[in-house]
C1' cells in the first nucleotide's frame, strides 16, 4: 500500500411498518417475548347506487335449463409487440423512487415477490389483521419558500 470479513459509531434511502409504559417474564447486558396506550396502514362488512358475459335449447312472454370462461387481496411493480435453445432476452409506452417542499434542466435506479381459496363492488355501525423485511441509485446545478445551527 489494496482487497475482504466481522463489531462498532455517524449520517442517510425503500417501505404503513414508529414511540410510550412507576404491567408481567427470561436474560449476563443497552436486549427479548407477551400485554396495554398512542400513532400510522390493510382486509371483511348495509341502506342507495352500481353491476348482473358469451352461445345453444324451451317458451307467446315473464323466464327455465346446459355448455363455456374462474374470481379476489397487498404492492408503483401493468400494457403492447418482437426474438427465443422455451431458460428467457430485448424494445416502446405507462407507473415509482433518488438527503425538508416545490417549479425548471441534467443524470441515475425499479418495474418485484407474496397470499386467499369457488369467495368478497361501494359500505355507517361492527368485526379483523400488520407494524415487517432489505439496502448506498438513494444524486448535480438552478429558482422560490419552509425550518435549523453558528455568529454578532
Nucleotide at each position: 500500500u489494496c482487497u475482504u470479513u466481522g463489531u462498532u459509531g455517524g449520517u442517510g434511502c425503500u417501505g404503513a411498518g414508529u414511540g410510550g409504559c412507576g404491567c408481567g417474564g427470561c436474560g449476563a447486558g443497552u436486549g427479548c417475548c407477551g400485554g396495554c396506550c398512542a400513532g400510522c396502514g390493510g382486509g371483511g362488512g348495509a341502506a342507495c347506487c352500481a353491476a348482473c358475459a358469451a352461445c345453444c335449447g324451451c317458451g307467446c312472454a315473464g323466464g327455465c335449463g346446459g355448455u363455456u370462461c374462474g374470481g379476489g387481496g397487498c404492492g408503483c411493480a401493468u400494457g403492447a409487440c418482437g426474438c427465443u435453445g422455451c431458460g428467457g432476452c430485448g424494445u416502446c409506452a405507462g407507473g415509482a423512487g433518488c438527503a425538508c417542499u416545490u417549479g425548471g434542466u441534467g443524470g441515475c435506479u425499479c418495474u418485484a415477490g407474496c397470499c386467499c381459496g369457488a369467495c368478497a363492488g361501494c359500505u355507517a355501525a361492527c368485526c379483523u389483521c400488520g407494524c415487517a423485511a432489505g439496502c448506498g441509485a438513494a444524486c448535480a446545478c438552478u429558482g422560490a419558500g419552509a425550518g435549523c445551527a453558528a455568529g454578532g